[in-house]
Context: one part of a larger RNA
RNA sequence: CCCUCGUUUAGGAACUCGGCAAAAAAGCGGCCGUAAGUUCGCGAUAAGGCCUGCCUCCUUGUGAAAAACAAGGAGGCCGCAGCGAAAGUAUCUCACGCGACUGUUUACCAAAAACACAGGUCCCUGCUCAAAGCGUAAGCUGAGGUAUAGGGGCUGAUGCCUGGCCAGUGUCAGAAGGUUAAGAGGAUCCGUCAACCUUUGCAUUAGCAAAGGAAGGCGGAGAAUCUAAGCCCUGAUGAACGCCGGCGGUAACCAUAACCGUCCUAUGGUAGCGUAAUCCCUUGCCGGGUGAGUUCCGGCCUGCACGAAUGGCGUAACGACGUGAGAACUGUCUCAACGAGGGACUCG
Repeated sequence: CCCUCGUUUAGGAACUCGGCAAAAAAGCGGCCGUAAGUUCGCGAUAAGGCCUGCCUCCUUGUGAAAAACAAGGAGGCCGCAGCGAAAGUAUCUCACGCGACUGUUUACCAAAAACACAGGUCCCUGCUCAAAGCGUAAGCUGAGGUAUAGGGGCUGAUGCCUGGCCAGUGUCAGAAGGUUAAGAGGAUCCGUCAACCUUUGCAUUAGCAAAGGAAGGCGGAGAAUCUAAGCCCUGAUGAACGCCGGCGGUAACCAUAACCGUCCUAUGGUAGCGUAAUCCCUUGCCGGGUGAGUUCCGGCCUGCACGAAUGGCGUAACGACGUGAGAACUGUCUCAACGAGGGACUCG
């Protein structure tokens, strides 16, 4: 010096990112007492205070009882100390944020405000194979269930609520018209061809060769026309994906603008909340708390860039959650000291 413990004058968080760690309080005992708030269950062992051993005597209740048990009273005894040891056994309070809650999670750096949740709502499903899912299939789950059932999405107890926009995208419905695939259809065109026809040449008894033609065959290209869903089109739909303005002026102090004008748009953000887990400027401004407060709490609103089931705003209870304050307590610190055990070091 390191590790694990123990003690400490005065002070008592001045330490530190932060009371981390440590200390202190603390009997699931008895008696008393207990606030705000509240979903009336809680909060609550809230907080806070007192008692506790042993001996003698007495009273009351139950009881047949001078057993026993329970409750109570008077007096006395001892110690520093009476839950006398050991083990075991909450620190508490105030306020705010987030999440309702008990639960679940990154086995081995994250336990949370993340996930789940009961509740809410939307969509699909009427069963001969439901919808949905697994599988090439057979088959199986759903379910030996049947819309108070099953599947999927979003939200997330409860309370008060959940505004406007259907132009775009999606979904659903519609079928008049437009467009549209394969396919059907074949107008027309092209190529080719023994035989056949025409012409020419040569042979010339019937023939041979070349060029051209075309009924028809085969092959190729192919217009009109017929034809589905879809798309265009017409509607509906937001607890579907989503979106929810700008400029100028105006009131008899000033300031502000209920009001007016104008442009754009599908509509221009309602209630509530707001410097917020969201505010850049920002340590915004005012108030509170402190000697002093970039944090915290209460207001304000100029919301860079809150906002209503990607839910909004509250909320008792709950939380190894986050933030601020206080009491108690302490070697966290001022500022360090001493002691114990085990290491380190020296020797063996």
Model confidence (mean pLDDT): 83 of 100.
The part of an RNA shown here (large-subunit ribosomal RNA, domain IV) has 348 nucleotides and comes from a marine eukaryotic metagenome.
RNAcentral holds the full RNA, with entries from MGnify.